[in-house]
């Protein structure tokens, strides 16, 4: 960097170096000299993958292999402020506005998808 597939309301920080920005992006809104980003040491979390079991199905059956449930632990990857902080596009709904009324519009509160994004496994 592409595609696929799963997950995303839960959990986890101290110090040293520096020293001004971060929260992917918009638009809010917050973190931040009581120290942002980053880098380095140690912790920590447990989500995926590896590791064990148990059912079940497939095969080419003393085994592989996938699916489901579960168990240890920290090997790899990850993460360690706010729900992926909210948001965003589309439906559905509930109120409020504008209107003689309906519809349309506007606003703003809940519900369902989808879009992006992020981690993981697999392919390329």
């Nucleotide at each position: 960097u592409u595609c696929u597939c799963a997950u995303c309301g839960a959990g986890a920080g101290c110090g040293g170096c520096u020293g001004a920005g971060g929260g992917a992006c918009u638009g809010g809104c917050c973190c931040g000299a009581c120290g942002a980003a980053g880098c380095c040491g140690c912790g920590g979390c447990a989500a995926c993958g590896g590791c064990c079991c148990g059912c079940c199905g497939u095969c080419a059956u003393g085994g592989a292999c996938g699916g489901c449930g579960g168990g240890a632990g920290a090997c790899g990857u990850g993460c360690u402020a706010a729900c992926u902080c909210c948001u965003g596009c589309a439906c559905c709904u509930c109120g409020a506005u504008c209107u003689u009324g309906c519809g349309u519009g506007u606003c703003g509160g809940g519900g369902u998808g989808a879009g992006a994004g992020a981690u993981g496994a697999g392919a390329g």
This is a predicted structure of a 124-nucleotide RNA (SAM riboswitch aptamer (S box leader)) from Candidatus Methylomirabilis sp. It matches the Rfam family "SAM riboswitch aptamer (S box leader)". Rfam's curators write: The SAM riboswitch is found upstream of a number of genes which code for proteins involved in methionine or cysteine biosynthesis in Gram-positive bacteria. Model confidence (mean pLDDT): 80 of 100.